[in-house]
RNA sequence: GCCCCCGUGGUGAAAUGGAUAUCACGGCAGCCUCCGGAGCUGCAGGUCCAAGUUCGAUUCUUGGCGGGGGCA
Numbered sequence: 001g002c003c004c005c006c007g008u009g010g011u012g013a014a015a016u017g018g019a020u021a022u023c024a025c026g027g028c029a030g031c032c033u034c035c036g037g038a039g040c041u042g043c044a045g046g047u048c049c050a051a052g053u054u055c056g057a058u059u060c061u062u063g064g065c066g067g068g069g070g071c072a
Base pairs, nucleotide, nucleotide: 001071002070003069004068005067006066007065010025011024012023013022018055027043028042029041030040031039048064049063050062051061052060
């Protein structure tokens, strides 16, 4: 230098054009309990950035940023 893949809560994943973006772990609060790190209930927390296409974008397109891999 060229090519490919990935980027979603604190962490790991799902959703691949549609409805309030889902689940697990973790966090917080309450309940329970002799105690709670076990169990139950609830809550907070997220689409890397900017443009474009579309009635509608996590999803498609372009550029950028970051990470990984291959060739040279």
This is a predicted structure of a 72-nucleotide RNA (transfer RNA) from Binatia bacterium (SeqCode). It matches the Rfam family "tRNA". It is annotated as a transfer RNA. The RNAcentral record of the sequence draws on ENA and MGnify. Model confidence (mean pLDDT): 82 of 100. The same sequence occurs in records of 3 taxa.